[in-house]
RNA sequence: AGAGUUUGAUCCUGGCUCAGAACGAACUCUGGCGGCAUGGAUUAGGCAUGCAAGUCGAACGGUGCAGCAAUGCACAGUGGCGCAAGGGUGAGGAACGCGUGAGUGACCUGCCUUCAAGUUUGGAAUAGCUCCUGGAAACGGGAAUUAAUACCGGAUGUGAUCGGUUUUCUGCAUGGAGAAUUGAUUAAAGCAGCAAUGCGCUUGAAGAGGGGCUCGCGUCCCAUUAGUUAGUUGGUGAGGUAACGGCCCACCAAGUCGACGAUCGGUAGCCGACCUGAGAGGGUGAUCGGCCACAUUGGAACUGAGACACGGUCCAGACUCCUACGGGAGGCAGCAGUGGGGAAUAUUGGGCAAUGGGCGCAAGCCUGACCCAGCAACGCCGCGUGAAGGAAGAAGGUUUUCGGAUUGUAAACUUCUGUCCUUGGUGACGAACACAAUGACGGUAGCCAAGGAGGAAGCCCCGGCUAACUACGUGCCAGCAGCCGCGGUAAUACGUAGGGGGCAAGCGUUGUCCGGAAUGACUGGGCGUAAAGGGCGUGUAGGCGGCUCUAUAAGUCCGGAGUGAAAGUCCUGCUUUUAAGGUGGGAAUUGCUUUGGAGACUGUAGAGCUUGAGUGCGGAAGAGGUAAGUGGAAUUCCCAGUGUAGCGGUGAAAUGCGUAGAGAUUGGGAGGAACACCAGUGGCGAAGGCGACUUACUGGGCCGUAACUGACGCUGAGGCGCGAAACCGUGGGGAGCGAACAGGAUUAGAUACCCUGGUAGUCCACGCAAUAAACGAUGAAUGUUAGGUGUAGGGGGUAUCGACCCCUCCUGUGCCGGAGUAAACACAAUAAACAUUCCGCCUGGGGAGUACGGCCGCAAGGUUGAAACUCAAAGGAAUUGACGGGGGCCCGCACAAGCAGCGGAGCAUGUUGUUUAAUUCGAAGCAACGCGAAGAACCUUACCAGGUCUUGACAUCGAGGAAAAGCUACAGAGAUGUAGUGUGAGCUUGCUCAUCCGAAGACAGGUGGUGCAUGGUUGUCGUCAGCUCGUGUCGUGAGAUGUUGGGUUAAGUCCCGCAACGAGCGCAACCCUUAUGGUCAGUUACUAACGCGUAGCGGCGAGGACUCUGACAAGACUGCCGGGGACAACUCGGAGGAAGGUGGGGACGACGUCAAAUCAUCAUGCCCCUUAUGACCUGGGCUACAAACGUGCUACAAUGGUGGUUACAAAGAGCAGCGAGCCUGUGAAGGUAAGCGAAUCUCAAAAAAGCCAUCUCAGUUCGGACUGUGGGCUGCAACCCGCCCACACGAAGUUGGAGUUGCUAGUAAUCGCGGAUCAGAAUGCCGCGGUGAAUACGUUCCCGGGCCUUGCACUCAAGGCCCGUCA
Repeated sequence: AGAGUUUGAUCCUGGCUCAGAACGAACUCUGGCGGCAUGGAUUAGGCAUGCAAGUCGAACGGUGCAGCAAUGCACAGUGGCGCAAGGGUGAGGAACGCGUGAGUGACCUGCCUUCAAGUUUGGAAUAGCUCCUGGAAACGGGAAUUAAUACCGGAUGUGAUCGGUUUUCUGCAUGGAGAAUUGAUUAAAGCAGCAAUGCGCUUGAAGAGGGGCUCGCGUCCCAUUAGUUAGUUGGUGAGGUAACGGCCCACCAAGUCGACGAUCGGUAGCCGACCUGAGAGGGUGAUCGGCCACAUUGGAACUGAGACACGGUCCAGACUCCUACGGGAGGCAGCAGUGGGGAAUAUUGGGCAAUGGGCGCAAGCCUGACCCAGCAACGCCGCGUGAAGGAAGAAGGUUUUCGGAUUGUAAACUUCUGUCCUUGGUGACGAACACAAUGACGGUAGCCAAGGAGGAAGCCCCGGCUAACUACGUGCCAGCAGCCGCGGUAAUACGUAGGGGGCAAGCGUUGUCCGGAAUGACUGGGCGUAAAGGGCGUGUAGGCGGCUCUAUAAGUCCGGAGUGAAAGUCCUGCUUUUAAGGUGGGAAUUGCUUUGGAGACUGUAGAGCUUGAGUGCGGAAGAGGUAAGUGGAAUUCCCAGUGUAGCGGUGAAAUGCGUAGAGAUUGGGAGGAACACCAGUGGCGAAGGCGACUUACUGGGCCGUAACUGACGCUGAGGCGCGAAACCGUGGGGAGCGAACAGGAUUAGAUACCCUGGUAGUCCACGCAAUAAACGAUGAAUGUUAGGUGUAGGGGGUAUCGACCCCUCCUGUGCCGGAGUAAACACAAUAAACAUUCCGCCUGGGGAGUACGGCCGCAAGGUUGAAACUCAAAGGAAUUGACGGGGGCCCGCACAAGCAGCGGAGCAUGUUGUUUAAUUCGAAGCAACGCGAAGAACCUUACCAGGUCUUGACAUCGAGGAAAAGCUACAGAGAUGUAGUGUGAGCUUGCUCAUCCGAAGACAGGUGGUGCAUGGUUGUCGUCAGCUCGUGUCGUGAGAUGUUGGGUUAAGUCCCGCAACGAGCGCAACCCUUAUGGUCAGUUACUAACGCGUAGCGGCGAGGACUCUGACAAGACUGCCGGGGACAACUCGGAGGAAGGUGGGGACGACGUCAAAUCAUCAUGCCCCUUAUGACCUGGGCUACAAACGUGCUACAAUGGUGGUUACAAAGAGCAGCGAGCCUGUGAAGGUAAGCGAAUCUCAAAAAAGCCAUCUCAGUUCGGACUGUGGGCUGCAACCCGCCCACACGAAGUUGGAGUUGCUAGUAAUCGCGGAUCAGAAUGCCGCGGUGAAUACGUUCCCGGGCCUUGCACUCAAGGCCCGUCA
């Protein structure tokens, strides 16, 4: 000294929470010793028992006992002193109760000290005792007798008191203190001693100490307590008191207190101090000390120096006890103790040895005050539980990547020590008075000796704050939590363990208080938007106040004095071995009182001044206010004319009006309300507010002037006034508009938005009301602090003949902007700047501007204005994104323009659903659904049924044994089992290598779970143009800038500009392919020339020209020209060119998003199964079928079908293969068989197209589903469940609803060909070429995307957030 927590992140505001200290504490767990302290906080509730106040025989008479006696001892009573102290408690009390400082000229004071004087002479009683007697008792009654330091007279009067006369001094108002003289009143007690003398007594004076009373100041909360008071306030007189006083009484007066908070209500003993805090403060009032109050509750007095009396009296109440029922007794808030209450607080202990007190001459007695001991970790302080060495880093525990790591020098072990402990011995100080004697504590502390590591460690925490981490268990369960928050299968946050951290005889928890909290801000906060400026003015109290001089000294400053008790705190000595503690000294006690001084400032008094303020005079401006009157335009209505079918209204309509004549139009009239243009961030007003014109009355401001007053000022709690709209009351008025209401629409509904009507109201007069986002969300006033530019009113200067223009001053009203301020936004001379004064208001969100109460109101309601409870936030400004049925710019087969489809039919295929023993699993909007699957009859296969195996189908190790495999036979559905047969290699010759069997066991195995534990891979936004970084700069910061802007591009592509300059990942290019020609090279490709040959053919020789193949270079770069553009980038047009503006296509996918997909490709953590969730086999299933969806194929026909005939490709594949040719078959195909590992051979026929013919619009010569029969092929096997052929059968379907998909050129459409997978099985998929269109005006709209900007209460980001109702 700060920290956590609002957000995606930031800054601020703001609350909540934590870390600290403390305690008369309590509770959990634990507990060795000692010292010093502390210990009924709750029921001021009730109390058994014991003790806590007595003493004096030297005041007195007597009684008893002892003694021979003298005498001594003890005692009830009389008498004296004490019992008013000490001790306890905090109920009451908000008060002169307490604190502090004064006063007492208004007072008292026993015992004690000093001084003065005195102590004389008598008397009458009465307790006790004795006798009688009442009562249960407590307690009495009567008679007789007796003493005193008890009581009462007389004398004396130093004195004292009262009165008279004279007089001195003095003060602070009533006065005070004396002196002289005179009159009156007024004292006493003795005891002891042989005595001296001592102790007493009386009257005074003084002192000390103690007290009473009075006053200044201070002393809690509530104003939702605003008025209070009748002895009340004062006076006179009398009484009373120690004393002043309405203290009491009689009379008189009508006062007293109060927003500077009376009165009422609530709470509380006050202080020194204690806790906390840097301090200022805040909280507390245990122990110790001072004061007060109280003593079962209430009241009262007596005695006394002192009480209205804790262990006295009386009365009353409640309670308890005794009783013979007639009456009595009692008071622990003294010390112990008891039960009760409570979370909770001790022994019915020892002693008067010390300190102190009472009595006494004294000895002494008494003392639960006190000193000690006991109990309690309740607190503070100290000590100990061992020290040193000791690595095989033991065992065990924990963990592990299995190597280790850690517990850990820790232990064991070795060598020591003896604090505490045990035993024995010794043994205090405290003891002073006062020679002696005297110690409860206590045989205690201390000291000495011996013994022995022996008897002595726990508690809390380990996610962040906050020091300290792993494993297992659990699985939003159990639980934790001070705040934030942990826990839903890998929890450092729960529980346990290991380890670690902290403190330690304690540790945590709970409670309370202060701190942190500047979160009530005096020190030391705020109010434009976070909570917070009163709606505005006027003005009372109050606060504050210009210049000069003089006086004063209240504030202020300086010095002196008194006081501020002690203890405590702090500093510093001493001391207990140290410490806590104890004990000296000092400081401090920030205060109050008093006194001397200063005289600046404030105050006060006086004198002046003019600049603040006001007045006068001269001007000009204005929707300022009130009243009366006047005007024109428009709407509506009425009358009349013309005139005919609609009008009106809306997004579209309808209700409504109209042939009984609307609407339109013309003329005339009525009535009410509002005042177009001018009109302007123009004017006026305090605000609300004010808008036609004229008149009357009237307020304020401004400019100029400087004649007058001379601080007359500013603010302003209460008060008073004004105060939009709506509402209310009474009476008018009512054209338009128009809550309510009615109807028509809209809608799922529509008590709304829209339309047609329409009542209150809006208008006037007089009242009421008193609120608004009454806003500049910004109180008023004064002064100061750069500028620039508009505008309104007025003035001055200059210029001019004059007006304008230009310069300048004041006032108002705007904008921009600097310093400064601010969390930022912003404000910025009209401040939110710098200062001063005064007022109002705020203190987390909700509850709530609610409830109750008060006040106001006719009512509606207004004003003032809480709490319980609940949350950890609520908020402000700004930032990044996302979003908007916000804006701007741009792109994309996104729309539009087109072409062809899908959606309807049949079939194929995938999916859902259903079914099933199983129909294995996954994929789920786009981005699942001819997807994983480039091909399920068995296998695949993961599913089901049944039959089997258990170290296993597969891998490694493995004692031991044997070759194994293979083949044959039998059983079985097969797996499998049994039997037979059959045998290795290398050699170094008894081993090795493979192979098989194989006990036990390590282990295998899992398409079991978790794609939300993961790697890898993939989809998607999206081939969209974006995504970032370094340095610099700006910003408190998140962040911004760069990347925005102007152009341009397919592009963050490029250019220009710019606090940015550069760079990276993306774009583009580099790669492949295709389009052109060239060079080189020619076999299996090709064939122009030459030659040969054939029925014919590049068939052959040959050629390197052509095509082609395939390698290398070339070519295209806005390079050239012109227009535009900014002389740019670029773009448009053109030339040339095979190709022109990235030529076409492909591969290539930034930062990231979707907890997207996949644990069933693979890999993999954790969990799970282990005679099974593993493995083998047979059969079945994945092919089911009411229904729904997706993707395709084939069609519905004439741009066609069918038959015939006839051309032209590319790209591929091929040896368990492609298979020519020939033969057979209608055909699928079969037989035979050449060639070819392929520019050579084969698949291989390209098809559409072309030509010829036919069909003639029909369910057809379209269409081919379904079915039947007969065949073919593959394969161990086509039943479930393959493909093909032939013949026959010949279904739906005649172009497809809402809706929806693809495509911009060699594209769509259409036509065929090939390949992968594959034994067989494509309408799917991946490729290839042939034929070959239409359309694009354009970007308003739909969808998606990019950039800029704006709003935002969203940030899990609109499938967001959020409100209400119901459960």
Model confidence (mean pLDDT): 85 of 100. A computed fold for a 1367-nucleotide RNA from an uncultured bacterium, annotated as small-subunit ribosomal RNA.